[in-house]
Context: one part of a larger RNA
RNA sequence: UUGGGUUUAAAGGGAGCGCAGGCCGCCUGUCAAGCGUGUUGUGAAAUGUAGGGGCCCAACCCCUGAGUUGCAGCGCGAACUGGCGGGCUUGAGUACGCACAACGCUGGUGGAACUCGCCGUGUAGCGGUGAAAUGCUUAGAUAUGGCGAAGAACUCCGAUUGCGAAGGCAGCUGGCGGGGGCGCAACUGACGCUCGUGCUAGAAAGUGCGGGUAUCGAACAGGAUUAGAUACCCUAGUAGUCCGCACGGUAAACGACUGAUGCCCCCUAUGCCCCCGUUGGGGUGCGUGGCCAAACAAAAGCAUUUAGCAUCCCCACCUGGGGAGUACGCCGGCAACGGUGAAACUC
Numbered sequence: 001u002u003g004g005g006u007u008u009a010a011a012g013g014g015a016g017c018g019c020a021g022g023c024c025g026c027c028u029g030u031c032a033a034g035c036g037u038g039u040u041g042u043g044a045a046a047u048g049u050a051g052g053g054g055c056c057c058a059a060c061c062c063c064u065g066a067g068u069u070g071c072a073g074c075g076c077g078a079a080c081u082g083g084c085g086g087g088c089u090u091g092a093g094u095a096c097g098c099a100c101a102a103c104g105c106u107g108g109u110g111g112a113a114c115u116c117g118c119c120g121u122g123u124a125g126c127g128g129u130g131a132a133a134u135g136c137u138u139a140g141a142u143a144u145g146g147c148g149a150a151g152a153a154c155u156c157c158g159a160u161u162g163c164g165a166a167g168g169c170a171g172c173u174g175g176c177g178g179g180g181g182c183g184c185a186a187c188u189g190a191c192g193c194u195c196g197u198g199c200u201a202g203a204a205a206g207u208g209c210g211g212g213u214a215u216c217g218a219a220c221a222g223g224a225u226u227a228g229a230u231a232c233c234c235u236a237g238u239a240g241u242c243c244g245c246a247c248g249g250u251a252a253a254c255g256a257c258u259g260a261u262g263c264c265c266c267c268u269a270u271g272c273c274c275c276c277g278u279u280g281g282g283g284u285g286c287g288u289g290g291c292c293a294a295a296c297a298a299a300a301g302c303a304u305u306u307a308g309c310a311u312c313c314c315c316a317c318c319u320g321g322g323g324a325g326u327a328c329g330c331c332g333g334c335a336a337c338g339g340u341g342a343a344a345c346u347c
Base pairs, nucleotide, nucleotide: 004318005317006316007300008299012315015200016199017198021194022193023192025088026087027086028085029084030083031082033081034080035077036076037075038074039073040072041071042070049065050064051063052062053061054060091191092188093187094186096183097182098181100179103177104176105175106174107173108172109171110154115149116148117147118146119145120144121143125136126135162169163168206247207246208245209244210243211242216240221235222234223233259313261310262309263308267290268289269288270287271286272285274283275282276281296301320347321346322345329340330339331338332337
C1' cells in the first nucleotide's frame, strides 16, 4: 500500500463556513472520451508452453504453432460513466402566513444577600473546630434597628424543559441581529452533499494595557493536626475572579458516537405548530427522553435521535506496550506555551 477498522479494545479532527478536489435527482436528444466488440500493425531473439523431430534414453539441441494478457490505428454498439443541448419538480432555495425559544449584541432597571461606612439600642464576649488555637473585641465587638456606599451573582418558577454549529446560554425590560419549526404550494429549476489548504467563532486557567475590586480565593503568612505535614481543617490574604481593548487556541472541548441522504416493528412520556373532534381524546410534522422487535455487536449494549440495511458519498483518523505527545527541525506566540512530530533502546 491493500485489506480491515474508529461508543468502551489503537483510531472521529473540539465546532462551523467554504475555494480547489471527490461524489451527485427524473425524462429526452446528441457526441462517442471512458466502456464493449471486430479487424490491422506492432509486441526482436533466447526463455516458458503444445505438437513433431535429432543425439541409444535423458539432460541438451532443432522445427512448427499457439501465446506474449500491452500499445496504437480504423470500423461498429450506446445500457452505464462522461461532454454538450432541451425539458421536469420530488432534492435545494425563495415568497407569504402562524406561533416558538436561558440564541447573540447593546442599553435601561429590580429585590434579596455578603462586605464596608455612619448613627441608635446593648454588654462581654464573638468567631472557628473532631477538639482547639491563630484572629476580632471595653478605643464597645458579636447580636439587633435605621440610613448610606460599592461590586458581583440572579432564590422560587426549574423540569428526563428549551435554544444554539460547538464553546455555551437563566432576575425583569427596550432596541438591533440571527435561527429553526409548522401551514400553504405562488416562484427559481439540481442552484445539491462533503471538504485538503484557508477563514471564522472557541470553557476555565493564563498574558499585555487601562479600569474596577463586594464576595470567594492559587501564591504567601500564621494557627492547628502529625513522627514529619512544603497537605487535608481554621484565621487572614495577593494575583485572579468582574468590565473594555488586544493576545493566546487548549479541555474527560464527551453522546468518549464526523457530516449528509434514503429505507425500516411496537409501546410510552414530554416541548412547539397544524388538522379532526372538543372537558380528558385521535392524527400529521419537527424536536427531547424512557422501554423494546428484527438486525447488528466480542460482549456491555445499540435499536426511526442506530452502533440496523444501503460493497452508499465525502473528509479525518488507527495499525502492539513503554520510550513520547518527548527530542530535533520548521511554523505560530510578548511569554506561558501551541501545532506538526520521530528514533535508538526495551518488553
Model confidence (mean pLDDT): 84 of 100. The part of an RNA shown here (small-subunit ribosomal RNA, central domain) has 347 nucleotides and comes from an uncultured bacterium.